[in-house]
Molecule: Bacterial RNase P class A
Organism: Spirochaetota bacterium
RNA sequence: AGAGGGAACCGGGCAGUUGCGCGGUCCCGUAAGGGAAGCGAGGAAAGUCCGGACAUCACAGGGCAGGGUGCCGGGUAACACCCGGGCGUCGCGAGGCGAUGGAAAGUGCAACAGAAAACAUACCGCUAACCGGAUCCGUAAGGUUCCGGCAGUAAGGUUGAAAAGGCGAGGUAAGAGCUCACCGCGUUCCCGGUAACGGUAACGGCAGUGUAAACCCCACCCGAUGCAAGGUCAAAUAGUCAGCCGCAUGAGGGCUGCCCGCCCCAGGCUGAGGGUAGACCGCAAAGACGCGUAUGGUAACAUGCGUGCAAGAUGGAUAGCUGCUUAAACAGAAUCCGGCUUAUGGUUCCCUCUGCAG
Numbered sequence: 001a002g003a004g005g006g007a008a009c010c011g012g013g014c015a016g017u018u019g020c021g022c023g024g025u026c027c028c029g030u031a032a033g034g035g036a037a038g039c040g041a042g043g044a045a046a047g048u049c050c051g052g053a054c055a056u057c058a059c060a061g062g063g064c065a066g067g068g069u070g071c072c073g074g075g076u077a078a079c080a081c082c083c084g085g086g087c088g089u090c091g092c093g094a095g096g097c098g099a100u101g102g103a104a105a106g107u108g109c110a111a112c113a114g115a116a117a118a119c120a121u122a123c124c125g126c127u128a129a130c131c132g133g134a135u136c137c138g139u140a141a142g143g144u145u146c147c148g149g150c151a152g153u154a155a156g157g158u159u160g161a162a163a164a165g166g167c168g169a170g171g172u173a174a175g176a177g178c179u180c181a182c183c184g185c186g187u188u189c190c191c192g193g194u195a196a197c198g199g200u201a202a203c204g205g206c207a208g209u210g211u212a213a214a215c216c217c218c219a220c221c222c223g224a225u226g227c228a229a230g231g232u233c234a235a236a237u238a239g240u241c242a243g244c245c246g247c248a249u250g251a252g253g254g255c256u257g258c259c260c261g262c263c264c265c266a267g268g269c270u271g272a273g274g275g276u277a278g279a280c281c282g283c284a285a286a287g288a289c290g291c292g293u294a295u296g297g298u299a300a301c302a303u304g305c306g307u308g309c310a311a312g313a314u315g316g317a318u319a320g321c322u323g324c325u326u327a328a329a330c331a332g333a334a335u336c337c338g339g340c341u342u343a344u345g346g347u348u349c350c351c352u353c354u355g356c357a358g
Base pairs, nucleotide, nucleotide: 001354002353003352004351005350006349007348008347009346010345012325013324014323015322016321017320018319020040021039022038025036026035027034028033042330046341047340049339050338051337052336053335054226055225056224057223061260062259063258064257066222067221068220069219070218071085072084073083074082075081086100087098088097089096090095101217102216106215107214108211109210110209123157124156125153126152127151130149131148132147133146134145136143137142165183166182168180169179170178184206185204186203187202188201190199191198192197230281231280232279233278240272241271242270243269244268245267250265252264253263254262255261289308290307291306292305293304294303295302296301
């Protein structure tokens, strides 16, 4: 100097002027209301993908289904999240990614290509014995070479993501774990580790590919609905008409989706017609909260001490102009919180690789 990896912070500010919102504070006013101070969108507010707080219903259970998670240990209110490890994979590396249990329980699928994709197979090949033919040598017996049949073979080549484990030696007519050594695979003991797992040794010739983000098996977990939840007050007429079912032999409702079973209950369901539909709470945001600090811990985080209260709309508030300043992308809360994912400008720190100079 260049190219990368990981993390943190900011994301406009100051002044003037004219406006907007606040259920909270102060002043004036009988009240309506007015004035002052203070405060007023995000790191993702987005996605609605997870987990909860809270609210209502239920809590009588049993069976069958359904859904979720998926290596180990820890953190957390909880989680599919976070931290630390193991294994695998990508990268020279700093580091990144993993839908990370089981293919020896069973079933299914694998286009095209290829001989053949699971009861494997023979396209190009290689080859003794046996049979037939030709040729050459030889007095003969017989031998050499070639072709065909029969038979053996899967080592070499072709195709593919993957082809009866890999590589080397021996052996064979030619070959083959056929044999041996090493590697791989399986089983077992021992050692290290909380564990996932790792290491040594011994035995075995060895279940012949991938796929479970296919069905499935195994382990663990799971009530439903959601602030338009759910409450309080007010208002209103015609609590009307018709049909169906039912009144304890149970219509209807509830217990997850179904069944059994249990519970509530005398009216219920459907259609037509008529009336009302406003205010308040939920919602003073006070919390599994923010900031600072000490201790413990590799860390996530926990505990203690101190300190702070930071929007609350509902036809939906925070805007316009001027001046200075290095000034900016993605983009607006709607019950609240912990995460993940996606979009995106700038600054700083640490680490890796390459080149050059000292």